[in-house]
RNA sequence: GCGCCUAUAGCUCAACUGGAUAGAGUGUCAGCCUCCGGAGCUGAAGGUUGUGGGUUCGACUCCCACUAGGCGCA
Numbered sequence: 001g002c003g004c005c006u007a008u009a010g011c012u013c014a015a016c017u018g019g020a021u022a023g024a025g026u027g028u029c030a031g032c033c034u035c036c037g038g039a040g041c042u043g044a045a046g047g048u049u050g051u052g053g054g055u056u057c058g059a060c061u062c063c064c065a066c067u068a069g070g071c072g073c074a
Stems, first nucleotide, its partner, number of pairs: 001073007010026004019057001028044005050066005
């Protein structure tokens, strides 16, 4: 220098062929339970879907550029 892959909650990951209010586990917080709670049960909060544009009635999803990380080739 060229090509490919990845980027979604604090962390690990889903999200179909573009279509409902973007979910799960874990963690955090609160409550319940309990002799105690770090176990168990219930609930809540937590998101600019890496950044900036474009296409579309509608974008996590498609297109372009960029950024970061990884792999391969030279």

Predicted 3D model of a 74-nucleotide RNA (transfer RNA) from a Candidatus Saganbacteria bacterium. The RNAcentral record of the sequence draws on ENA. Rfam family: tRNA. The family's RNA type in Rfam is transfer RNA. The coordinates come from a structure-prediction model, not an experiment, and the mean pLDDT is 80.